[in-house]
Molecule: transfer RNA
Organism: Candidatus Woesearchaeota archaeon
RNA sequence: GGACCCGUAGCUUAGCCUGGUGGAGCACACGACUGAUAAUCGUGCGGUCCGGAGUUCAAAUCUCCGCGGGUCCA
Repeated sequence: GGACCCGUAGCUUAGCCUGGUGGAGCACACGACUGAUAAUCGUGCGGUCCGGAGUUCAAAUCUCCGCGGGUCCA
């Protein structure tokens, strides 16, 4: 220098192909249970979906340009 893949909650990730309300588990907070704790159960909190631009009535999703990470080629 070139090709490809990945980026979504504090962490691990689904959703993207086929545009139409962003969800789950863990963690955290509160409550129930217990003599108390753990476990279990319930409720709650939490996302500029890496950044910007474009297309569109509408973008996490499609297109383009960047940023970061990884693999391969030279």